[in-house]
RNA sequence: CUCAUCGAGAGAGGUGGAGGGACCGGCCCCGAGAAACCUCGGCAACCGCUAUGUUUCAGCAGGUGCCAAUUCCGGCAGAAUUUCCCAGAAAUGGGUUUCUGAAAGAUGAG
Numbered sequence: 001c002u003c004a005u006c007g008a009g010a011g012a013g014g015u016g017g018a019g020g021g022a023c024c025g026g027c028c029c030c031g032a033g034a035a036a037c038c039u040c041g042g043c044a045a046c047c048g049c050u051a052u053g054u055u056u057c058a059g060c061a062g063g064u065g066c067c068a069a070u071u072c073c074g075g076c077a078g079a080a081u082u083u084c085c086c087a088g089a090a091a092u093g094g095g096u097u098u099c100u101g102a103a104a105g106a107u108g109a110g
Base pairs, nucleotide, nucleotide: 001110002109003108004107005106006105011040012039013038014037015036019029020028021027023075024074025073026072041067042066043065046063047062048060049059050058071104076101077100078099079098080097084095085094086093087092
C1' cells in the first nucleotide's frame, strides 16, 4: 500500500502500585487495585491442517488475534426531523435525534 472483517463471543490468580478506554470532545472503568509483565484458563476461526470435491460444507486448533461498555458514543459528508429546544414577523437557520456512506483506528492475509 491492497483486500476482508469489526451490533456475536470469551477471566481467574500472582507481581505491580495510578492510571486506563488509539487521538480530540463526551461518557465511563479504576486503591473493592489502573497500566504493564507472568501463569493458567477461555473465545473466535483470518491463515494453516484434515476430509469432501469445486468454489460448498464440516471438523481440528499449529501461527496470529481477542477476553467492560457496538471499534463505548461522537468527530467528516449527505438525507430525514410534527421527538423536542433555540433564533426569527415569516421564509428559514442552528441544535437535538434517526438513518446511510466515508474518514480514522484495530485485527488478519498478501

SAM riboswitch aptamer (S box leader) from a soil metagenome, 110 nucleotides, folded computationally. The RNAcentral record of the sequence draws on MGnify. The coordinates come from a structure-prediction model, not an experiment, and the mean pLDDT is 83. It matches the Rfam family "SAM riboswitch aptamer (S box leader)". Rfam's curators write: The SAM riboswitch is found upstream of a number of genes which code for proteins involved in methionine or cysteine biosynthesis in Gram-positive bacteria.